[in-house]
Context: one part of a larger RNA
């Protein structure tokens, strides 16, 4: 000097940035993942229209009631994308974990972009529904109907995959191959306002991600041996892909004093703190990368997971029950209990930025902006300026008793008005997007008139009213180290980071005057250099 601190005194305003370092202890509540009717069948609620019927009476309208998916639209349901993102947290891990650098002729990549090429004929089911049924519930089960961008079959095959066959050309090589020919197997889905949006196949691009190597990457030798899939080879299985990853057979190898092997500890790196650098500590908040989702284990869907708010077992907890069974998982956002020196609101709001869906309108979004506490930091602004000595008077204080000191401090003048109050005005953030009209290139793109969208917010900031009016502590004075005298105390009470200090004149304990240093903070404490 520094800190995600914390305690002790004190305390005016603002902007920024920050706030479980402890038990990855347990969690009451709510809200954090949905959307698509322009894929479908339908209709439980709203609302429109159509018919009907009753009732009221103002005789042509008002109420109610039925029926009607006809319409706007939608609860559940079937499918489609999403839910592998975004947020959290640092158990684990000493590792190709992470950082740097090369590699993949050993690889994958939904939506997105381009280039070619197609989008045919067709069937069978199945939830919802509607009947029964069993259960306390959770949640089944039977029977019947039914639709689709679900599902299946064929058909065509630009194209792919594979298998023979000719093969330029490349390479140090296991190889690779442009291309020629014959064979085998392989695709689709439609909607609709007729403006579009979609479907397959295949090649390429981006983008994200597997996957190999080379250095670097804590500590202990009071850890010296350490390994049987072990270490290599042939064959296979498997995977997107190499690979003992895994198997069956062979062979005996690999690793280590340049620190195996065990133990302890620990997520890494951009980066922060000191440091003159050299170094040395550190990983909080932001950013990239891992691993985690109560404990351990597994695999399904799917482009993508071995999945926080998905499944399935096992386990411990906790919750419901009709004792037969079942429900949960805040290391997501508020918050609660516990722990602890010790860390906030059970708040607005999709107005902006990002994301999902969707053609759009729009709907979700505790991501995100933002507001609330908190001197826990950093900056900033104020608590007034200027004059004004009989150095007033009265207080404390000290005295050598004349005086000195507080102290230009006060009173008095004359000024300001940040802040404060009153009262007025009053934003950007909305570049954009929406809806409605035109209008240009010409089929999805620009423009242009116009409408309409602000939580925060009547906030910021601007002017205006009163009036010095609202606003100053805490540490220390014996050396180290700026700053001393008086009293009380008497090795007592106490002080103290080291040296010390007090046993009767204490500058060192308490109190007071004076001073010094810092100042909306000053001091103790941990901790690091």
């Nucleotide at each position: 000097g520094a800190u995600g601190a914390a305690c002790g005194c004190u305390a005016g305003c603002u902007a920024c940035a920050g706030g479980c370092u402890u038990a990855a202890c347990a969690c009451a509540u709510g809200c954090a993942a949905g959307u698509c009717g322009a894929g479908g069948g339908g209709u439980a609620a709203c609302g429109u229209g159509a018919g009907g019927a009753a009732a009221g009476c103002u005789u042509g309208c008002u109420u109610u009631c039925c029926u009607u998916g006809a319409c706007g639209a939608c609860g559940a349901c079937c499918g489609g994308c999403g839910c592998a993102c975004g947020g959290g947290u640092g158990a684990g891990u000493a590792a190709c974990g992470c950082g740097u650098a090369u590699c993949c002729a050993a690889c994958c990549u939904g939506c997105c972009c381009a280039u070619a090429a197609c989008u045919a004929a067709g069937g069978g089911a199945u939830a919802a529904c509607c009947g029964g049924u069993a259960g306390a519930a959770a949640u089944g089960c039977c029977g019947c109907c039914u639709a689709a961008u679900a599902c299946c079959u064929u058909a065509u095959g630009u194209g792919g995959u594979c298998u023979c066959u000719c093969g330029a050309g490349g390479a140090c090589a296991u190889c690779u191959g442009a291309g020629u020919g014959a064979g085998a197997c392989u695709a689709a889905a439609g909607a609709u306002u007729g403006a579009u949006c979609g479907g397959u196949u295949a090649u390429g691009g981006a983008u994200g991600g597997g996957g190999a190597u080379g250095c670097g990457u804590c500590u202990g030798a009071u850890u010296a041996g350490c390994u049987u899939g072990u270490u290599g080879g042939c064959g296979g299985g498997g995977u997107a892909a190499c690979g003992g990853c895994c198997c069956a057979c062979c062979a005996a190898g690999g690793c280590g004093a340049c620190g195996a092997u065990c133990a302890g500890u620990a997520g890494g790196g951009g980066u922060u703190c000191u440091g003159a650098g050299a170094g040395g500590a550190a990983g909080g908040u932001c950013c990239c990368c891992c691993a985690c989702a109560u404990u351990g284990g597994a695999a399904c869907u799917g482009a993508g997971a071995c999945a926080c708010g998905g499944u399935c077992c096992a386990a411990a907890c906790u919750c419901c029950u009709a004792c037969g069974g079942g429900a949960g998982g805040c290391a997501g956002c508020a918050g609660u209990g516990a722990g602890g020196a010790a860390u906030a609101u059970u708040g607005g709001u999709c107005a902006a930025u990002g994301g999902g869906c969707g053609g759009a309108a729009g709907c979700c979004u505790g991501a995100a902006c933002c507001a609330g506490c908190c001197a826990a930091g950093u900056a900033g602004c104020g608590u007034g300026a200027g004059g004004g000595a009989u150095g007033a008077c009265u207080g404390c204080c000290c005295u050598a008793u004349g005086g000195g000191u507080u102290g230009u401090a006060a009173a008095c003048c004359u000024c300001u008005u940040u802040u404060a109050u009153u009262c007025g005005g009053g934003a950007a953030c909305a570049a954009a997007g929406u809806g409605a009209g035109g209008g240009a290139c010409g089929u999805g793109u620009c423009c242009c008139u116009u409408u309409u969208u602000g939580c925060g917010u009547g906030u910021a900031c601007c002017g205006u009213u009163u009036g010095a009016a609202u606003a100053a502590g805490g540490a220390c004075c014996g050396g180290c180290u700026a700053a001393u005298u008086c009293c009380g105390u008497g090795c007592c009470a106490g002080c103290a980071g080291c040296c010390g200090c007090g046993g009767u004149a204490a500058u060192a304990c308490g109190g007071a005057a004076g001073g010094u240093c810092c100042g909306g903070g000053c001091g103790u404490u941990a901790u690091c250099c």
Small-subunit ribosomal RNA, 5' domain from an uncultured Prevotellaceae bacterium, 529 nucleotides, folded computationally. Model confidence (mean pLDDT): 84 of 100. The RNAcentral record of the full RNA draws on Greengenes. Its Rfam family is "Bacterial small subunit ribosomal RNA".